[in-house]
RNA sequence: AGAGUUUGAUCCUGGCUCAGGAUGAACGCUGGCGGCGUGCCUAACACAUGCAAGUCGAACGGAGUUAAUUUGGAAAUCUCUUCGGAGAUGGAAUUCUUAACUUAGUGGCGGACGGGUGAGUAACGCGUGAGCAAUCUGCCCUUAGGUGGGGGAUAACAGUCGGAAACGGCUGCUAAUACCGCAUAAUGCAGAGAGAUGGCAUCUUCUUUCUGCCAAAGAUUUAUUGCCUUUGGAUGAGCCCGCGUCUGAUUAGCUAGUUGGCGGGGUAACGGCCCACCAAGGCGACGAUCAGUAGCCGGACUGAGAGGUUGAACGGCCACAUUGGGACUGAGACACGGCCCAGACUCCUACGGGAGGCAGCAGUGGGGAAUAUUGCGCAAUGGGGGCAACCCUGACGCAGCAACGCCGCGUGAUUGAAGAAGGCCUUCGGGUUGUAAAGAUCUUUAAUCAGGGACGAAAUUUGACGGUACCUGAAGAAUAAGCUCCGGCUAACUACGUGCCAGCAGCCGCGGUAAUACGUAGGGAGCAAGCGUUAUCCGGAUUUACUGGGUGUAAAGGGCGAGUAGGCGGGCUGGUAAGUUGGAAGUGAAAUCUAGGGGCUUAACCCCUAAACUGCUUUCAAAACUGCUGGUCUUGAGUGAUGGAGAGGCAGGCGGAAUUCCCAGUGUAGCGGUGAAAUGCGUAGAUAUUGGGAGGAACACCAGUGGCGAAGGCGGCCUGCUGGACAUUAACUGACGCUGAGGAGCGAAAGCGUGGGGAGCAAACAGGAUUAGAUACCCUGGUAGUCCGCGCCGUAAACGAUGGAUACUAGGUGUGGGAGGUAUUGACCCCUUCCGUGCCGGAGUUAACACAAUAAGUAUCCCACCUGGGGAGCACGAUCGCAAGAUUAAAACUCAAAGGAAUUGACGGGGGCCCGCACAAGCGGUGGAGUAUGUGGUUUAAUUCGACGCAACGCGAAGAACCUUACCAGGUCUUGACAUUGAUCGCCAUUCACAGAAAUGUGAAGUUCUCCUUCGGGAGACGAGAAAACAGGUGGUGCACGGCUGUCGUCAGCUCGUGUCGUGAGAUGUUGGGUUAAGUCCCGCAACGAGCGCAACCCCUAUCUUAUGUUACCAGCACGUUAUGGUGGGGACUCAUGAGAGACCGCCGCGGACAACGCGGAGGAAGGUGGGGAUGACGUCAAGUCAUCAUGCCCCUUAUGACCUGGGCUACACACGUACUACAAUGGGUGUCAACAAAGAGAAGCGAAACCGCGAGGUGGAGCGAACCUCAAAAACACACCCCCAGUUCAGAUUGCAGGCUGCAACCCGCCUGCAUGAAGUAGGAACCGCUAGUAAUCGCGGGUCAGCAUACCGCGGUGAAUACGUUCCCGGGCCUUGUACACACCGCCCGUCACACUAUGAGAGUCGGAAACACCCGAAGCCGGUGAGGUAACCGCAAGGAGCCAGCCGUCGAAGGUGGAGCUGAUGAUUGGAGUGAAGUCGUAACAAGGUA
Repeated sequence: AGAGUUUGAUCCUGGCUCAGGAUGAACGCUGGCGGCGUGCCUAACACAUGCAAGUCGAACGGAGUUAAUUUGGAAAUCUCUUCGGAGAUGGAAUUCUUAACUUAGUGGCGGACGGGUGAGUAACGCGUGAGCAAUCUGCCCUUAGGUGGGGGAUAACAGUCGGAAACGGCUGCUAAUACCGCAUAAUGCAGAGAGAUGGCAUCUUCUUUCUGCCAAAGAUUUAUUGCCUUUGGAUGAGCCCGCGUCUGAUUAGCUAGUUGGCGGGGUAACGGCCCACCAAGGCGACGAUCAGUAGCCGGACUGAGAGGUUGAACGGCCACAUUGGGACUGAGACACGGCCCAGACUCCUACGGGAGGCAGCAGUGGGGAAUAUUGCGCAAUGGGGGCAACCCUGACGCAGCAACGCCGCGUGAUUGAAGAAGGCCUUCGGGUUGUAAAGAUCUUUAAUCAGGGACGAAAUUUGACGGUACCUGAAGAAUAAGCUCCGGCUAACUACGUGCCAGCAGCCGCGGUAAUACGUAGGGAGCAAGCGUUAUCCGGAUUUACUGGGUGUAAAGGGCGAGUAGGCGGGCUGGUAAGUUGGAAGUGAAAUCUAGGGGCUUAACCCCUAAACUGCUUUCAAAACUGCUGGUCUUGAGUGAUGGAGAGGCAGGCGGAAUUCCCAGUGUAGCGGUGAAAUGCGUAGAUAUUGGGAGGAACACCAGUGGCGAAGGCGGCCUGCUGGACAUUAACUGACGCUGAGGAGCGAAAGCGUGGGGAGCAAACAGGAUUAGAUACCCUGGUAGUCCGCGCCGUAAACGAUGGAUACUAGGUGUGGGAGGUAUUGACCCCUUCCGUGCCGGAGUUAACACAAUAAGUAUCCCACCUGGGGAGCACGAUCGCAAGAUUAAAACUCAAAGGAAUUGACGGGGGCCCGCACAAGCGGUGGAGUAUGUGGUUUAAUUCGACGCAACGCGAAGAACCUUACCAGGUCUUGACAUUGAUCGCCAUUCACAGAAAUGUGAAGUUCUCCUUCGGGAGACGAGAAAACAGGUGGUGCACGGCUGUCGUCAGCUCGUGUCGUGAGAUGUUGGGUUAAGUCCCGCAACGAGCGCAACCCCUAUCUUAUGUUACCAGCACGUUAUGGUGGGGACUCAUGAGAGACCGCCGCGGACAACGCGGAGGAAGGUGGGGAUGACGUCAAGUCAUCAUGCCCCUUAUGACCUGGGCUACACACGUACUACAAUGGGUGUCAACAAAGAGAAGCGAAACCGCGAGGUGGAGCGAACCUCAAAAACACACCCCCAGUUCAGAUUGCAGGCUGCAACCCGCCUGCAUGAAGUAGGAACCGCUAGUAAUCGCGGGUCAGCAUACCGCGGUGAAUACGUUCCCGGGCCUUGUACACACCGCCCGUCACACUAUGAGAGUCGGAAACACCCGAAGCCGGUGAGGUAACCGCAAGGAGCCAGCCGUCGAAGGUGGAGCUGAUGAUUGGAGUGAAGUCGUAACAAGGUA
């Protein structure tokens, strides 16, 4: 940094897609280790269990434990005993004092921090910068002081009562750093006065005077510490303001405490924060209100940047804590682990009543594609309490789980060619996997085992992590590689399988039998403990364009002007300093990013320093530019004056031509209309014509890319009123200007309302035609309408598809309106100039076309509009409208294009030029008949296969009785009928017999050949033969191919090199003017040359010369014959075979351009390529052929191969093609004339003479491998006779009989002969074919194939015409040009209804929800207010009582709830509307060519 994709190709526009990076990710496959991070994005869903906020006994009274002290002396044991007891030990209960410890309660501090979450919030919530002279601040630091003296209670506790419990009531006792007075008190607070300072109006600060008011608590280990008042600070918090902060106008108006004031209340504090009164304001197009969405930021991701997206983790702020409301306490809360109330839910219950809140850490259920342990520790850091020890701390530090991410390491290293085996491919040679493996020699990171063993701890105690990191040693390559991809984009290719199936696919697209695209394998590429996929964001995308886009035709200029807000704005000069620029200062938290260093072995990670944070604020300065303000100017703009032009507008009047109608006259049979007709009109008198009249509408000629107007638009003449432009002048104003969102106005045609009018024209409608149909085009009629007045509508391809204004930038040439100059004057002409309107054209622009002073050029300003195609200018909503409808204007869904310009072709019921038996002019045919033959169809066991418009159909087939033969039936064979190799054996030839339809089988006889030889043998041929390779296939694919062929077409075309033009495809050359059969030639030309084609060179033929002269020839000479070149001879002629000549527009004339060439003439056998042939450019038709041959792949292998017999290819209701023979007299028959050819063939052959037969033919065997012999007779023709127009003396089919030939064999199924039979057919409908001269027509002859079989095919000669004016038309072709939406190229493309399926969506009687607001009702808790008759310790008072307080009650407010009616939004709904999509449905053919009616 780009790439793919619209086309046959090109350029452009334009969308879609890809390559990159990123992630709190998920899924699939796989998984060795370590470090550092991260881990419910969904249900702010519900939660079992444990823990997460306590601490202080140095505030207090109790209670308790232990120890000691002081009382006290029990049980038990021992001794003695007179059994009564005594003594000793023992030390319990108990008492006093003290110490240490524990702690339920009172009290203090902390539970407002820390931790979680992102529901709400579009807001001063957040960010940033200011402000508070309008504020508070516990603990902490600091300043100045104080700490005196009293009082009354109350928990705990005891007793008792209630309750299931939670918990509570009553009575009694008691302490305090708990509570309450009193004293004292200022530099505190409040008020008043004076002075000074500052400021921002109220005011602030300082000094000073006076008055009033307010405090405390003690504890102890005697070191201290606490408490009260106060000063300042720090920290934290509160409030106000500037600026910034998403989308929707299909949300345009919102607002009554609303905006402000005065006075109160309330608060720490300002404030409608609240209240009473007064005023009527406030916000909004610079987007109010409403709706939707959303925590904000530092930052993160991406990007070159500008931007875009995002807000996990870390950090700052905010909000919330089951939902809603509320306050209490407190320095701080309206309080996550506090309270009260209401709602929902869960739990307990004895049914009376209670309890609860994981969005703390773990964990559970649920939801979900998806996210971890009910771990260890307070060792560190930090927090709370405490003097401290210490206690608490799911903050935090660690560990566990997870490849979730980033970073690092490893899975070995070196050597090793027999290039092993195996795999895969193969052209079978080999290649590749691949130094890869094995083998050899080494190493040991990580893992494992063993030993040692930290830092983290600042001081002496204290280490969860952790026996961890790290170090040392040991053994052994040992324990450790996958994933994706391989058609292009995009690095990497082969085989097999599959066969539009299965499947792939990000886009283009792959797959229908040779798939580098599916699946598998081998190989390869990429990344790597990961790799892919999915999702999302940025990028690429300059595809929303500030940087950095556009609007003539691709999407896009408003239909038009006047003008509001707004934006922008001429020259000179002064001031100012808002913008602007510079300096300085403050701030821009930290972290992050960047740079330089440093620490973990490295890196990730962490630390330090710097830079940066592009911003905001303050201040100083500058004054060019912009702004603001003052002065001035005239060139922008306007006014005045003088002129001429004009279909500019409105109103009124007038005119003639024409159409129609009416009246009258003349006049008679038609008129009218069309491609042709008909409907229609007309004998009741039309059309035509003459005269008169009525009425409406429009104004011929002039008339012009002429004029006017802003656009729409405006056209007879006259008058009136009126708008604008232009020119000249330079008197006046002095920037007064340009543009213009909204809004108001104008606005063709059609349409609507109302009232007129109505001649012509004419939607609808009717009729007639056309047509397959014809609701059309054509015709005859005809109503709205068209016209006028008034009022709506407000749209058009309202177009120059081009918004307006200003300035600048080569020319040329028309035209309209003015002005000036020159000449003595005037006109014309000419020149200059201004305004308008056209054409051409340079630079420049443009994708190209084109535009080009009337810009689409160069610039500035303003407005409007565009962002892929379809859906759709549709739906919904709103506004306007009487309606029709207009304006505004989406989405779902769907496609990978849609589109512009130009290019090459092809095509056109486009144009021009030209050619061809293309038409025309002619001749003869086909189509009708019979037959032959081929094809289709049908039939069949089989009727083998192929060929299908021309260019299949007498074609492959130059010849199916068997064979051929590929088909069918039956009988057989399986290494095979055929080829190669082959162990082994043999000499199998040949003959015969039997069975059988034959193939084949059985038996018998028989015992081969060649070569070499050292004679031993060897080699070969031939034959048999096991096993195995293999053979074989007319099986498939001509759409896998080669080769060959047809066709356009013997048409004149098809290309290339270099140059030039074009961004390019391409063009030029090859076009143009002539000419030709021809891209043949000439001329011209940005082309110059060249190639394949054309022509020529080749063959036959027409004339001549020459050479040669047998088997050909015979003129002259000679011989001979019934006769014949028969013979001698000849080399003249014919002929044959060679070699040459000849024809070239060469000569003459004319035309043409002095060319090419054409026309005519001469000469010549031949005259303008003499006639014919061979020869077929680049290419087209997936044309034909796998059945000539060859061949890839696939298929069959006791059969799809091979052999045999028989059958079939020959069938037969039909249809078609090609031929033959005819229908007769230009004929037929019979006879005569040896009438006259050419070209061929011949040895398994042609076959003479002669003889036999009516004949086919037979016998025969001369001659001939052929200029010698034979086939072989040419026929038509000519002559003579008959036939006399008939189904015939035409025609010959069919059939019968008798024969002949070939062949193993003529039944299916051959040919020929004779006799007999004697069908259709009397010239062929529509339509179609051939032919332009030795041609058509007609006549016979030969050959190939072949045993036999020819009406076919290929050749040969004989006789031998007619016609061509000409290119309008049909067909085909060539060149140029034009249009195109075609490119598979008109057999193209393509539109709409209907039918079917699916998808999303609109309407819909309605129905069911949701959120928010409003009105009313009810009104919890609670604050506030009132009341306070009930209750009441401290204070006052001698007392009575009072002050104060509390309960209760009342009131305002007030959540949830209820009711109601509107609006918004979502889901759903019988039915219904259109839309989209969908290989082969129906009907037509609307569009693209003049698309057949532009």

Small-subunit ribosomal RNA from a metagenome, 1494 nucleotides, folded computationally. The prediction has a mean pLDDT of 84. RNAcentral holds the sequence, with entries from SILVA.